[in-house]
Context: one part of a larger RNA
Parts: sequence; C1' cells; structure tokens
RNA sequence: UGACGGGGACCCGCACAAGUAGUGGAGCAUGUGGUUUAAUUCGAAGAUACGCGCAGAACCUUACCAACACUUGACAUGUUCGUCGCGACUCUAAGAGAUUAGAGUUUUCGGUUCGGCCGGACGAAACACAGGUGCUGCAUGGCUGUCGUCAGCUCGUGUCGUGAGAUGUUGGGUUAAGUCCCGCAACGAGCGCAACCCUUGUCUUUAGUUGCCAGUAUUAAGUUAGGCACUCUAAAGAGACUGCCUCGGUUAACGAGGAGGAAGGUGGGGAUGACGUCAAGUCCUCAUGGCCUUUAUGCCCAGGGCUACACACGUGCUACAAUGGACGGCACAAAGGGUCGCUAAUCCGCGAGGAGGAGCUAAUCCCAAAAAGCCGUUCACAGUUCGGAUCGAAGUCUGCAACUCGACUUCGUGAAGGUGGAAUCGCUAGUAAUCGUGGAUCAGCAUGCCACGGUGAAUGCGUUCCCGGGCCUUGUACA
Repeated sequence: UGACGGGGACCCGCACAAGUAGUGGAGCAUGUGGUUUAAUUCGAAGAUACGCGCAGAACCUUACCAACACUUGACAUGUUCGUCGCGACUCUAAGAGAUUAGAGUUUUCGGUUCGGCCGGACGAAACACAGGUGCUGCAUGGCUGUCGUCAGCUCGUGUCGUGAGAUGUUGGGUUAAGUCCCGCAACGAGCGCAACCCUUGUCUUUAGUUGCCAGUAUUAAGUUAGGCACUCUAAAGAGACUGCCUCGGUUAACGAGGAGGAAGGUGGGGAUGACGUCAAGUCCUCAUGGCCUUUAUGCCCAGGGCUACACACGUGCUACAAUGGACGGCACAAAGGGUCGCUAAUCCGCGAGGAGGAGCUAAUCCCAAAAAGCCGUUCACAGUUCGGAUCGAAGUCUGCAACUCGACUUCGUGAAGGUGGAAUCGCUAGUAAUCGUGGAUCAGCAUGCCACGGUGAAUGCGUUCCCGGGCCUUGUACA
C1' cells in the first nucleotide's frame, strides 16, 4: 500500500421487511448428470453450466458407430504430357450407394501477329503438397460472461517522507453519480458519471395516396363524387431549464412545497459497460504458435446413433376447477411477414385439409379468426360435462423417404392430479399477474427464444437482521 475481520461509523440495491404470483408435490415438454450402448459426437460446471452453443438432429446437418470404397485425394497452387466434342446430357447392366462397365445424343471454347502462339477447360502420371470439428483457451488474437451501469480508476507538475509511498481522491454538506458547493499544499488533466444518439408522451408547420371522413350528395360497404378539417403517416421545428414563487440551507451546492404545463426535477424505456478481477468461457464460428496424423486422426457413401432409460437435478407447459367448463351470439389491438412467396371469394370434407384461382413486389392484396371480454343458456361440487396423460383405430400435410424418429385431425380410451414438506425464485406501475398476436430458424416440426399489443393489481411503516456493493476509520503473526 492492499486484502481480510462472527471490528466500528455512514450510505445504497426487490438485499431484507410489507405485498403478490410462483417453483419444490402430479402428468408432459426440454436441458443436464448417471446408467446403458457398436455409437449414444463435442463443449458449457456455484453465483457467471443445465429450453446453454442448437434462430429448429427423419436423410442432409453430423463432428459419433459398424460396414463398403479412395489415396496428389472432396478443395488450392505449381511442374510435365495429352485432348479441345474436352465436356455436358440421356439410357442400359451390376451394386445399399459411393462406384464400375458399356451404349447413344450434341460439332468447331475465346483471342490471335494464323505459329500447338497465348489464355481457358478437362483428363493422365509423378512429386512438392493438400486435408484434419485431432491436442493444448495454462502459448495466443478476436469475441463474450461476471463483479456492475457499481462510482469508481489514474496521470502531469508541485509539496511531504531516507524510502516503500502519501497528498490531490481526505474533511463539512449534497447528489442517482469522484454530481456539485465550501474548506484544504495542492494546482490542473484524462478514462468513467452526466449530456450529445434512438424511441415514447404534447403542440405547430409542411405534405395528402394506397391513409382519413366533419359537413353535402350517394352506396350493401369510405363504395363513389367531393374534401384534407380530424385520425394517421413522416420530415422540420417548439417544449422542461429547478426557468418562476414560498420556505429551509452557510449569502452556496441543494432539499421540501406550490404555480403554470401534455409532461417536473435524470419525464418513461433503450443503446452505451472505466482501470481491472475470475490463468472465467471459446483452438467445434473465425484466425493463429507449437505438437500430433498423412493408404489415415484425411476423404466418399448407404445404414444406424445424437431421440436409449431403474433413476437424480435444473428450466418450462398443462392442470387440480364454478373469479370455472361447455354451447350460441356480439365487440375492440399492436407489431410483423409475403413472388422458389402470402393466398381471397366460391365449392367439397365433421375436421386436419383438398379443389379453385381473384389480388398483391404490398399504408392498396393476402396471412388475419385477435383472445381474455360482454350478453344469454346449461352444469351444482363430484375425481365430475374438472383434468387431459396414455393407448387403439382411421386419416391429412410436408418431403426421395415419417419403422427406428415429424406435426396435425377425427372417433374411441380417460391415468396421475383435490393448491404441493424442508427449502427457494421473480416482481415497485401500465410493472406483476393474466390474454391472445407476429417473427427469426424453417420443406416439415416451438410448451423454447425474440418482439407486439389487450385487461390490469397489491404493498413499500422502515433499515434491527440475511445477501451483495460503495466510502472513511481501526486491528492483523496475511500478500
């Protein structure tokens, strides 16, 4: 100087408390451990692994296994030789395919100084080499997690100290903040904080189609005439700064209350992550040193596996019902996506879906039905008209192909489950809870992920205690 203390003082955070909804019990989904296996590819491991890499394993992916093949190789560059119907396409036979053997169709590859001269493509042989998701993340770059959006981390000059170092950065106030004020052997500065950026909340101006419709006419319908006032869209501006008032405060910083205002003291949300810590994670994104491999640890292919199942754990979904289930009617979103696509009307099917083909490169057309909700009817507390696992049968769709191993539909079947021990997680407002919608990946496959809106709470007295953090101080046989 740090680190640590079941030392002290002060302060903060859904840290506790006050509330609320869960997890832990059930069934299923998914990840992991374990076990099994020819293989169940590999990585991730307290917080900071475990719906994580995987924004989607039937084949492919795929790295794993057993089998069949290849050895200058699936891919790159160079040297030599050959061909320029070189190739490409089609067919036949063998084979699981890779591949092997054969047949056919197709007639000038470009330039040119017309020279097998240059370029290009293909083939052959050999060699340099290729190749490696092989090892080392404790050799590395890059990227990332975490402490933590915590308020800290440092430097120059000066001064003090023999020196390590100190000072500044401590003190008194204040703040979300090393934020600002005052004081002070310090005076300044940098990286962080804040602001500048995006979005949302109000208004004005400009603009008016594909958007909108107040008044006029009109229709089944903003449908049409008409209009651009309103909504909306999207560009430019205005607006919030403790600016104004009162009180407190050291005449300060600032705090409390008020006015006006759409909004008030960082208005809400996002992006933004200092010096560093964990030899944290990643050599399987990529790059890369070293090591290893080279008829194999490379490469091709069909099949299997990653989907196994006594069990244990994490994360979720669905429930256990009447604030509910079922049936009928009526209503209100936002944000997205669409030409290898979204697919309307209409018809067929109980349905998944099929036929059909209008429109749309989309403020125009389509996906598209929002659902909870509201209004009726029914059920009457039961393992039930709750719950839907499991199983049987018949189908639909995607796709060469749904046996291992897809999703969905219909009929039948109708398990556990009656609110979950110890323990434990999230959340402070348009939040939690609840309800549906869209998107990425994607042929198909979503209870996961990312986004969108609808309905919409309770509680916060406070800081004694638990956890994490900041600052000052104190002790130390620790570095």